């Protein structure tokens, strides 16, 4: 200097004016509500106010209500090994296989002698194979043997040389491949070695059903807990009150008053201090765990973050806006910065 690989971070910045949600404090003055209390509306001041994905709602957990003796079936999810974790389908570290010169990257990676099913077209045949060919018998038609050769196919019964044979064939032998008791290393997956094995008698698909192992109760903050008007309802009213039936007494109906149940409009809580964030140390290859110190970082309920101006920048600045909270995954994204590593060329 060119090309590449892996990871981390930022997500316009600063100032001014106006506007909005929430919190704290004030209300001298002005307007409304209220018996009253800055109590509510309001108003003034100060503070504070979205994201790396707040998104999709695809997994997992907390929390809440309901359910639940125990066991089984059904259904769903996961699937090499070990670890991390509250948990996971996530993450970390390995193994095996594959790709790359390399840094590094990719993999839905259990079981096909439990059973069923499927394998288009082509081909004789897609699993216990005979179309051509080869060999034997036969005048021939044909019958029998044969998986060495040809042909079809994504896939055709380990490869190759020899022995053998009528022709052939793991039928037998050597080598290569395959399986592999056992030994060594490793927690393990597995790796290295290796006695032996030719019943290495036999393909692939489990992302078709299935089998095996492990895990899973259901619904979700509109969860749920509490307070609780008005109207309607129920009960009561000794003495006393008013009205109707009715002039009077009783009775009854209504008004009135008291109490109760229910839980609508509405309100409060749930609600944000948490598996939190930042720094540092210790243990660990790492995910992560632990110690110490610091810090408080939206909480609305029709739902707040915006608009304008100025300055800066190579860039007018992408994708996108919390709604119970966390851990992940996936998807979207203008650009910029930093770190480590690999390969090539050139120069000293």
């Nucleotide at each position: 200097u060119c090309g590449g690989c892996a990871g981390a971070g930022c997500a316009u910045a600063c100032g001014g004016u106006c506007g909005c949600g929430c919190c704290u404090g004030g209300c001298a003055a002005u307007g409304g509500g209220g018996a009253a209390a800055g109590c509510c509306c309001g108003u003034c001041a100060g503070g504070u106010g979205a994201g790396g994905a707040a998104a999709g709602u695809c997994c997992g957990g907390g929390c809440u209500u309901c359910g639940c003796a125990g066991g089984g079936c059904a259904g769903g999810a996961u699937a090499c090994c070990g670890g991390a974790u509250a948990a996971c389908g996530u993450c970390c570290g390995g193994c095996a296989g594959g790709g790359g010169u390399a840094a590094c990257c990719c993999u839905c990676g259990g079981g096909a002698u439990a059973g069923c099913g499927c394998a288009a077209c082509a081909g004789a045949a897609a699993a216990c194979a005979a179309c051509c060919g080869c060999c034997g018998c036969g005048c021939a038609a044909g019958c029998g043997g044969u998986a060495a050769g040809g042909g079809u196919g994504a896939a055709a019964a380990g490869g190759c040389a020899g022995u053998g044979u009528a022709a052939g064939a793991g039928a037998c032998u050597a080598c290569c491949g395959c399986c592999g008791a056992c030994c060594u290393g490793g927690u393990a997956a597995c790796a290295g070695g290796a006695a032996g094995g030719g019943u290495c008698a036999a393909u692939g698909c489990a992302a078709g059903c299935c089998c095996u192992a492990u895990c899973c109760g259901a619904a979700g903050c509109a969860a749920g807990a509490c307070c609780g008007a008005a109207u309607a309802g129920a009960a009561g009213c000794a003495a006393u009150a008013c009205g109707g039936c009715u002039g009077c007494c009783c009775g009854u109906c209504g008004u009135g008053c008291u109490u109760c149940a229910g839980g609508u409009g509405g309100g409060u809580c749930g609600c944000u201090a948490g598996a939190g964030c930042c720094g540092u140390c210790u243990g660990g290859c790492a995910a992560c765990a632990g110690g110490c110190g610091g810090u408080c970082c939206a909480g609305a309920u029709a739902g707040a973050u915006g608009a304008c101006c100025g300055u800066a920048c190579a860039a007018c600045g992408a994708c996108a806006u919390a709604a119970c909270c966390c851990g992940g995954c996936u998807u979207a994204u203008c650009g910029c910065u930093c770190u480590g590593c690999c390969g090539g060329a050139c120069a000293a």

Bacterial RNase P class A, 348 nucleotides, folded computationally.
The sequence was found by an Rfam model in a public genome assembly.
It matches the Rfam family "Bacterial RNase P class A". The family's RNA type in Rfam is ribozyme.
Of the family's consensus pairs, 93% are formed in the model.